[in-house]
RNA sequence: GCCCCCUUAGCUCAGCGGUAGAGCAGCCGGCUUUUAACCGAUUGAUGCGGGUUCGACUCCUGCAGGGGGCA
Numbered sequence: 001g002c003c004c005c006c007u008u009a010g011c012u013c014a015g016c017g018g019u020a021g022a023g024c025a026g027c028c029g030g031c032u033u034u035u036a037a038c039c040g041a042u043u044g045a046u047g048c049g050g051g052u053u054c055g056a057c058u059c060c061u062g063c064a065g066g067g068g069g070c071a
Base pairs, nucleotide, nucleotide: 001070002069003068004067005066006065007064010024011023012022013021018054026042028040029039030038047063048062049061050060051059
C1' cells in the first nucleotide's frame, strides 16, 4: 500500500427493509433465621456523518476503532 471481516444493553451474542431480543450482570420484591440457590417484576443499547427508501440495526458511501490475509 491492497483486500476481507467485525462494531447492537455493563459483558457475551441474536436480529436477511416494517414495534430492537436473549443469557449473564444491575435494581426492586418474594422465599429463607441469614446468605446462596430459586421465583416474580424492572432499568438499560443500534460507533460517527451522509445517501437510497413511505419506512434503515438491516442496503450504499465516507470516517473512526478492532481483527485477519497478501505484499
Predicted 3D model of a 71-nucleotide RNA (transfer RNA) from a Candidatus Dormibacteria bacterium. The organism belongs to Candidatus Dormibacteria, within Bacteria. It matches the Rfam family "tRNA". Rfam's curators write: Transfer RNA (tRNA) molecules are approximately 80 nucleotides in length. It is annotated as a transfer RNA.